Small-subunit ribosomal RNA, 3' major domain from a Candidatus Altimarinota bacterium, 465 nucleotides, folded computationally. Taxonomically the source falls in Candidatus Altimarinota (Bacteria, Bacteria candidate phyla). The sequence was found in a public genome assembly. Its mean pLDDT, the model's own confidence on a scale to 100, is 82.

Context: one part of a larger RNA
RNA sequence: AGACGGGGACCCACACAAGCGGUGGAUUGCGGGGUUUAAUUCGAUAAUAAGCGAGUAACCUUACCCAGACUUGACAUCCUGAUCGUAGAUUUUAGAAAUAAUUUCGUCAGUUCGGCUGGAUCAGUGACAGGCGUUGCAUGGUUGUCGUCAGCUCGUGCCUUGAGGUGUGCGGUUAAGUCCGUGAACGAGCGCAACCCUCAUCCUAUGUUGUACUUUCAUAGGAGACUGCCCGUCAUAAACGGGAGGAAGGUGAGGAUGACGUCAAAUCAGCAUGACCCUUAUGUCUGGGGCUACACCCACAAUACAAUGGGACGUACAAACUGAAGCGAAGCAGCAAUGUGGAGCCAAUCGGAUAAAACGUCUCCCAGUUCGGAUUGAAGUCUGAAACUCGACUUCAUGAAGUCGGAAUCGCUAGUAAACGUAUAUCAGUCAUGGUACGUUGAAUAUGUUCCUGGGUCUUGUACU
Repeated sequence: AGACGGGGACCCACACAAGCGGUGGAUUGCGGGGUUUAAUUCGAUAAUAAGCGAGUAACCUUACCCAGACUUGACAUCCUGAUCGUAGAUUUUAGAAAUAAUUUCGUCAGUUCGGCUGGAUCAGUGACAGGCGUUGCAUGGUUGUCGUCAGCUCGUGCCUUGAGGUGUGCGGUUAAGUCCGUGAACGAGCGCAACCCUCAUCCUAUGUUGUACUUUCAUAGGAGACUGCCCGUCAUAAACGGGAGGAAGGUGAGGAUGACGUCAAAUCAGCAUGACCCUUAUGUCUGGGGCUACACCCACAAUACAAUGGGACGUACAAACUGAAGCGAAGCAGCAAUGUGGAGCCAAUCGGAUAAAACGUCUCCCAGUUCGGAUUGAAGUCUGAAACUCGACUUCAUGAAGUCGGAAUCGCUAGUAAACGUAUAUCAGUCAUGGUACGUUGAAUAUGUUCCUGGGUCUUGUACU
């Protein structure tokens, strides 16, 4: 100088408390461990792994296993030779396919007219290709975390034998090393804040595809909020408390933004890359299987256990997003999934598209039920070469566990929690109950800082560095 303390003082945070809703029990989904397996590819493992990489594993993906094949190779550059009726498309045979043989079609550009140049295919030769093989403890880049916590430093000066200290302390104050005052300090940098984006109010202009019309709206440009004004408190300071006006008031709300560093934290399987290793295989192609196994354990979710509810009918109100290998209307068929149909739309024009909870009427009458929907049987629909392993959806039948969950534990302070639906990326289809957005309905509680957890500042002790 640090680190640590079941030392002290002060301060902060959904940290506790006060509340609301959950998790832990059930079933299912998904991920992980374990076990099994020919293989169940690999990585991630307290916080900081486990609906994570993966924003879609039937084939492909795919890295794993079995089997069948190839060896200058699936891909790149160079050299030599052959072909040019090239490339490409296509038929048949063998085969699981890769592949091998074969049929037909097709017929390149420039040109000095020379296969001469370009380009392509085949064969050969070796230089090489190739490797999701190893090392994240050789690395770049990127990321998590402490933590959006208020800290981390430098120049000069001063103090000290020196390491070092001071500045950065102290008194106030703040969300903040924020600001003020003071002091051997005076200044400065990275952080804080502001500058950026979205939302909330108003003005002006322009409006079609929007609106009955205005302008709700859309687009563009501005205005507005700064403790600016008033009162009080305080050191007349910084600031704090209250008030006025205002759409908004003291950081208006949300986002983006993450200092010096810590964990040899994560990633060589996104990518790049050093070194090492493989080179008729650890490379490449193909068919099938596996990643979907199942005594069990864990994480995260969905659905429930019902009457603030289930069912039937009627009826109202969004925002945001998306559509050409696309969205697909009306109509018609079907109980339905869906089929048919093809209008319109490269979209403020047309479509996806009926929002749902809410509200009104009727019914059920507390029961393992008209709760709950797992599981299973049958019949179908759709996508796709192909749904056996292993897709989603529909209809009929079936109707399991579950009656609110032990110890323990999580989230949240306002348009938040909770509840309700909608859209979208990925995507042929889909195991989405996941992710990311969007609106609708819309609370309770906070006396406070003793305690738990984490953090900051000062100080004290130390046999630790």